[in-house]
RNA sequence: GGGCGCUUAGCUCAGCCGGUAGAGCAUCGGUUUUACAAGCCGACGGUCGGGGGUUCGAGUCCCUCAGCGCCCA
Numbered sequence: 001g002g003g004c005g006c007u008u009a010g011c012u013c014a015g016c017c018g019g020u021a022g023a024g025c026a027u028c029g030g031u032u033u034u035a036c037a038a039g040c041c042g043a044c045g046g047u048c049g050g051g052g053g054u055u056c057g058a059g060u061c062c063c064u065c066a067g068c069g070c071c072c073a
Base pairs, nucleotide, nucleotide: 001072002071003070004069005068006067007066010025011024012023013022019056027043028042029041030040031039049065050064051063052062053061
């Protein structure tokens, strides 16, 4: 320098052909127990990496920038 992939909650990841964002774990509260842990119930938590474009509507499509990883040279 060229090519490909990834970037979504504190962490690990879903999100089908564009239709109003979820799970598990963690945290907090309740329940239970002499405590604790586990279990069960509930809650909290997201500018979907940044910017721009297309569209009635974008996590999803297009452009660009950044970061990370792999391959080629």
The prediction has a mean pLDDT of 82. A computed fold for a 73-nucleotide RNA from an Acidimicrobiales bacterium, annotated as transfer RNA. The sequence is in RNAcentral, with records from ENA. NCBI's taxonomy places the organism under Bacteria, Bacillati, Actinomycetota, Acidimicrobiia, Acidimicrobiales. It matches the Rfam family "tRNA". Gene Ontology term of the family: triplet codon-amino acid adaptor activity.